[in-house]
RNA sequence: CGCCCGAAACGGCAAACCCAUCGCGAGAUGGGGGCGCAAAGUCAUGGACCUGCGGGCGCCCGCAGGCCGCCAGACUGCCGAA
Numbered sequence: 001c002g003c004c005c006g007a008a009a010c011g012g013c014a015a016a017c018c019c020a021u022c023g024c025g026a027g028a029u030g031g032g033g034g035c036g037c038a039a040a041g042u043c044a045u046g047g048a049c050c051u052g053c054g055g056g057c058g059c060c061c062g063c064a065g066g067c068c069g070c071c072a073g074a075c076u077g078c079c080g081a082a
Base pairs, nucleotide, nucleotide: 012037013036017032018031019030020029021028022027035069041075042074043073045072046071047070049066050065051064052063053062054061055060056059
């Protein structure tokens, strides 16, 4: 000097709920809020779930959407005491 492990700190994100706006809706955006999160960063690629419409009709199928803070997958990534 470099690498591995790794405590702490500086910071980061932001559930429910409330307000405003948009959307038929699921939901989205902004503000407040803070349950949690070391990928709670990005991507709807597979599955799950949710919404609208249509068809057989309390389930299934098709189309169009939503959701990555449900589970996988892909890509990217901060700090570093003993």